RNAcentral holds the sequence, with entries from ENA. The RNA shown here (transfer RNA) has 73 nucleotides and comes from a Planctomycetota bacterium. Lineage of the source: Bacteria > Pseudomonadati > Planctomycetota. Its mean pLDDT, the model's own confidence on a scale to 100, is 80.
RNA sequence: CGACCCGUAGCUCAAUUGGCAGAGCAGCCUGUUUAUAAUGGGUAGGUUCCAGGUUCGACUCCUGGCGGGUCGA
Numbered sequence: 001c002g003a004c005c006c007g008u009a010g011c012u013c014a015a016u017u018g019g020c021a022g023a024g025c026a027g028c029c030u031g032u033u034u035a036u037a038a039u040g041g042g043u044a045g046g047u048u049c050c051a052g053g054u055u056c057g058a059c060u061c062c063u064g065g066c067g068g069g070u071c072g073a
Base pairs, nucleotide, nucleotide: 001072002071003070004069005068006067007066010025011024012023013022019056027043028042029041030040031039049065050064051063052062053061
């Protein structure tokens, strides 16, 4: 320098052809226990990396940028 892949909750990841942003773990509250662990129930938590564009509607499509990874030179 070039090609490709990835970026979504604190962490690991979903989200079908563009149509309600979700799960598990962790956190908080709570049942159970003498108590803790384990386990059951409940609850909070989001600028979907940034900026624009297309669209009635964008995590999803297009353009540019930023960050990470792989490969090539």